Context: one part of a larger RNA
RNA sequence: UGCACAUGGUGGAUGCCUUGGCAGUCAGAGGCGAUGAAAGACGUGUGAGCCUGCGAAAAGCUUCGGGGAGGCGGCAACAAUCCUGUGAUCCGGAGAUGUCUGAAUGGGGGAACCCACUUACCGUAAGGUAGGAAUUGCAACAUGAAUACAUAGUGUUGCAAAGCGAACGCGGGGAAGUGAAACAUCUCAGUACCCGUAGGAAUAGAAAUCAAUUGAGAUUCCCUCAGUAGCGGCGAGCGAACAGGGAUCAGCCCAUUAAGUCUAUAGCGUUUUAGUGGAACGGAUUGGAAACUCCGGCCAUAGUAGGUGAUAGCCCUGUACACGAAAGGGCGCUAUAGAUGAAUUGAGUAGGGCGAGGCACGAGAAACCUUGUCUGAAUAUGGGGGGACCAUCCUCCAAGGCUAAAUACUCCUGACUGACCGAUAGUGAACCAGUACCGUGAGGGAAAGGCGAAAAGAACCCCUGUGAGGGGAGUGAAAUAGAUCCUGAAACCGUGUGCAU
Numbered sequence: 001u002g003c004a005c006a007u008g009g010u011g012g013a014u015g016c017c018u019u020g021g022c023a024g025u026c027a028g029a030g031g032c033g034a035u036g037a038a039a040g041a042c043g044u045g046u047g048a049g050c051c052u053g054c055g056a057a058a059a060g061c062u063u064c065g066g067g068g069a070g071g072c073g074g075c076a077a078c079a080a081u082c083c084u085g086u087g088a089u090c091c092g093g094a095g096a097u098g099u100c101u102g103a104a105u106g107g108g109g110g111a112a113c114c115c116a117c118u119u120a121c122c123g124u125a126a127g128g129u130a131g132g133a134a135u136u137g138c139a140a141c142a143u144g145a146a147u148a149c150a151u152a153g154u155g156u157u158g159c160a161a162a163g164c165g166a167a168c169g170c171g172g173g174g175a176a177g178u179g180a181a182a183c184a185u186c187u188c189a190g191u192a193c194c195c196g197u198a199g200g201a202a203u204a205g206a207a208a209u210c211a212a213u214u215g216a217g218a219u220u221c222c223c224u225c226a227g228u229a230g231c232g233g234c235g236a237g238c239g240a241a242c243a244g245g246g247a248u249c250a251g252c253c254c255a256u257u258a259a260g261u262c263u264a265u266a267g268c269g270u271u272u273u274a275g276u277g278g279a280a281c282g283g284a285u286u287g288g289a290a291a292c293u294c295c296g297g298c299c300a301u302a303g304u305a306g307g308u309g310a311u312a313g314c315c316c317u318g319u320a321c322a323c324g325a326a327a328g329g330g331c332g333c334u335a336u337a338g339a340u341g342a343a344u345u346g347a348g349u350a351g352g353g354c355g356a357g358g359c360a361c362g363a364g365a366a367a368c369c370u371u372g373u374c375u376g377a378a379u380a381u382g383g384g385g386g387g388a389c390c391a392u393c394c395u396c397c398a399a400g401g402c403u404a405a406a407u408a409c410u411c412c413u414g415a416c417u418g419a420c421c422g423a424u425a426g427u428g429a430a431c432c433a434g435u436a437c438c439g440u441g442a443g444g445g446a447a448a449g450g451c452g453a454a455a456a457g458a459a460c461c462c463c464u465g466u467g468a469g470g471g472g473a474g475u476g477a478a479a480u481a482g483a484u485c486c487u488g489a490a491a492c493c494g495u496g497u498g499c500a501u
Base pairs, nucleotide, nucleotide: 001500002499003498004497005496006495007494008493009492015486016450017449020421021420022418023417024416025415026414027413028412029410030409031164032163039101040100041099042055043054044053046079047078049075050074051073061095062094063093064092065091066090070083071082106115107114108113117132118131119130120129121128122127135161136160137159138158139157140156141155142154143153168199169197170196171195172194173193179186183233209216210215220247221246222245223244230238231237251402252401253400254346260340261339262338263337264336265335266334267333268332269331270330271329272328273327275323276322277321281296282295283294284293297314298313299303305317306316307315351375352374353373354372355371356370357369358368361387382397383396384395385394386393437444438443457485460472461471462470463469
């Protein structure tokens, strides 16, 4: 040095586990904000820090309910002080307090800071306490120039707005990578993105609609029609409608005013925000421990689930079922009051020319819809449409308005589910994670779970540097479960023995 066997170190794979995720189902909720939001800064405890809670009344105050024995949140013990059957801690309803920043609104500002005014009251004073004062829009009133009336302007008062929030909606703008095997029309796509703005949904909506010689009867959504008819450098590709079947159905109005809708108050009903009761088991064996096994019972409108020293219907929490609200909220119905609906039957409109856009439809034979520009009717004895256009026929009545449901979505709350993951997986994040760290910044962005049933977390002794670490002793079922702690693979590094060289 190699090989073999044995035994260790290192390392953290694997197995098992789950507090966290992921995807859904069914309900709820669909907003918060000048009565100051979302998000924060700084404080706040008897004792330093962080998290949570709270706000100078500061892990809390008042009150009304629930509940019934311990409690003073967590890491997290320890010491101290207290509270509590005159009902604490805890849970729920309502209220009070609520520093500073932030739309931030007295002025300023490099957010959490700086500086001032005014009114009332208190104080001898320094000062204190409580209010007010941003901007814009609308309304009312007052005032009021050049300029006579006026108007502009100015002031006061009242009401409103603003800002935030995940997706879904409607509207205004609007790409390119790409595809066409290049590329320009075309496609990607009216997508991404930007802006405006709303609601719990939004939009649309009661035929100047379709159909085809029979008829249907607002809108929205799904299936189908159908990858059809078509459109298309007839390339790549794009791509309907009618009819049919379903979901859901609802119709109305235009001048003392409707269908309805909204708000407030009252009554009734229902639901929600704490909770309460809630059946039935013993023995033996093994074991550290019984819920396993054996023997014999019992309950079940309850054998969902979780826990308990291994696998429990009958040990615990629960579950089926039954019951419960002083106070607040939601919804429905009824009644009353108020608001809205709100407009004179639709003229610079329909139609036409030119130029665009939308329609599945790229100017095409191109109807139809919208309109930048130029024009421009008729008035129910009238007008629009039926895909150039004309006639006949059929059908409807534009240029005013309202309208629930079926549909879309999930930042959020509750219950439940999974041939979803199980710590390199599943969220980036199971752990004090959008943290540490990186970047001037926009932004990027980790790693990190497991002793044991219970800390019983190793008293005491010894070696040692009053070490680190270890050896005894002790605990424990187990300590090669000893805190770098379940299991403990491999790479890698040793030790012992044998053999070989």

The part of an RNA shown here (large-subunit ribosomal RNA, domain I) has 501 nucleotides and comes from a metagenome. Rfam family: Bacterial large subunit ribosomal RNA. RNAcentral holds the full RNA, with entries from SILVA. The prediction has a mean pLDDT of 85.